A computed fold for an 81-nucleotide RNA from an Actinomycetes bacterium, annotated as transfer RNA. Rfam family: tRNA. The family's RNA type in Rfam is transfer RNA. Taxonomically the source falls in Actinomycetes (Bacteria, Bacillati, Actinomycetota). The coordinates come from a structure-prediction model, not an experiment, and the mean pLDDT is 81. It was read from a public genome assembly.

RNA sequence: GGUGGGAUACCUAAGUGGCCAAAGGGAGCCGGCUGUAAACCGGUUGCGUAAGCUUCGGAGGUUCGAAUCCUUCUCCCACCA
Numbered sequence: 001g002g003u004g005g006g007a008u009a010c011c012u013a014a015g016u017g018g019c020c021a022a023a024g025g026g027a028g029c030c031g032g033c034u035g036u037a038a039a040c041c042g043g044u045u046g047c048g049u050a051a052g053c054u055u056c057g058g059a060g061g062u063u064c065g066a067a068u069c070c071u072u073c074u075c076c077c078a079c080c081a
Stems, first nucleotide, its partner, number of pairs: 001080007010026003018064001027045006046053002057073005
């Protein structure tokens, strides 16, 4: 340099343009059980009492509506040269 794949919550990870603040697992926090702990069980974890608000690597664009489609940039992985 060329081709392809990828970047989503604290970590991991799923995610047909609408039913997404986004499944599942881990971890943390609160509680149950236990003499204590582990294991197991329940709840919870963007902000907010709520209504609601703001998010999917950065910046633009398309659309009534974007994590999802398009453009560009950054970074990571594999293969080829």